Description: A computed fold for a 77-nucleotide RNA from Parvibaculum sp., annotated as transfer RNA. Rfam family: tRNA. Gene Ontology term of the family: triplet codon-amino acid adaptor activity. The sequence was found in a public genome assembly.
[in-house]
Formats: sequence, C1' cells, structure tokens
RNA sequence: GCAGCCAUAGCUCAGCUGGUUAGAGCGCUAGAUUGUGGAUCUAGAGGUCCCCUGUUCGAACCAGGGUGGCUGUACCA
Repeated sequence: GCAGCCAUAGCUCAGCUGGUUAGAGCGCUAGAUUGUGGAUCUAGAGGUCCCCUGUUCGAACCAGGGUGGCUGUACCA
C1' cells in the first nucleotide's frame, strides 16, 4: 500500500425488517438489612450510538468519505 472485520454507558457486550422512549451484566451512588464490612434487596445516576455528509416521512441500523483498533497479505530497508 491492498483486503477483511470492528467502533453503542467507566468495563464486557446485546440491539430483530429502519418505526415514537437506546438496553443487560459488572462497576458506581443512595437507602434498607447488619455491631462493622461483605452478601442480599430496593432505587438512582451514567450515552456526541467514533466523526462528517447524504438517502429517507423517519437512521445506532442504509450509502459515501474520514479517524482509530485488530487480522491477513504485498513491497522497500
């Protein structure tokens, strides 16, 4: 350089045929319980769905471009 795959909460990941509101587990915060802690239970906070543009009545999801990561491969030294 080329090809493929990937990018969604602090972490690991779901998200169906594009359809009103984006979710789970862990973690975090508060409360209950407990002599304290852990465990358990309840509630809550936490999101530029990587960025830009486009298509569409409507985009996390489709198209184009860009950025970053991983894998494979070619070339130079």